[in-house]
RNA sequence: CGGGGUGUAGCGCAGGGGGUAGCGCGCAUGGUUUGGGACCAUGAGGUCGGCGGUUCAAAUCCGCCCACCCCGACCA
Numbered sequence: 001c002g003g004g005g006u007g008u009a010g011c012g013c014a015g016g017g018g019g020u021a022g023c024g025c026g027c028a029u030g031g032u033u034u035g036g037g038a039c040c041a042u043g044a045g046g047u048c049g050g051c052g053g054u055u056c057a058a059a060u061c062c063g064c065c066c067a068c069c070c071c072g073a074c075c076a
Stems, first nucleotide, its partner, number of pairs: 001072007010025004019056001027043006049065005
């Protein structure tokens, strides 16, 4: 430098045929228990990598950019 992939809650991931953004673990509160653990119930936590565009409406479609990973080329 070229090609491909990934980026969504603290962590691991789903959603990607546009229409209120989800699951597991973790966290908080309450309950059972003497307490811990465990179980049950409820809840908090996201401007979906960034900036633009299309659209009534974008995590989703389009363009550019950024970060990381893989392959190749180049140099040594």
Predicted 3D model of a 76-nucleotide RNA (transfer RNA) from a Dehalococcoidia bacterium. Its Rfam family is "tRNA". The sequence was found in a public genome assembly. The coordinates come from a structure-prediction model, not an experiment, and the mean pLDDT is 82.